[in-house]
Molecule: SAM riboswitch aptamer (S box leader)
Organism: Flammeovirgaceae bacterium
RNA sequence: CGCUUAUCCAGAAAGACUGAGGGACUGGGCCCGCUGACGUCUUAGCAACCUUGCCAAUAACUUGGUGCUAACUCCCAUUCACUAAUCAGGUGAAGAAGAUAAGCG
Numbered sequence: 001c002g003c004u005u006a007u008c009c010a011g012a013a014a015g016a017c018u019g020a021g022g023g024a025c026u027g028g029g030c031c032c033g034c035u036g037a038c039g040u041c042u043u044a045g046c047a048a049c050c051u052u053g054c055c056a057a058u059a060a061c062u063u064g065g066u067g068c069u070a071a072c073u074c075c076c077a078u079u080c081a082c083u084a085a086u087c088a089g090g091u092g093a094a095g096a097a098g099a100u101a102a103g104c105g
Stems, first nucleotide, its partner, number of pairs: 001105008013043005021032003026077004044069003049065002053061001073097001078094006
């Protein structure tokens, strides 16, 4: 990097350094940000995909490997159904793209 499977409306922040952008990409919207965002590091926490121990087995708890700690994957975009006289809009399902885990190449 590619493929497969599963999950994605829950949950969880302080400090130090840095210094202007950031929220994956494109377009639109809406937010976060010099009262210091984003990022990096440390500590803490959340979670429970894999793993370890315990157990007859499970659950719970535990060990380790990841992951995560603004907003539903921040929202919309494609298709279908319903709603709406029509449009705009709204609701639901699926898909695409993405993220994470496990496995394979």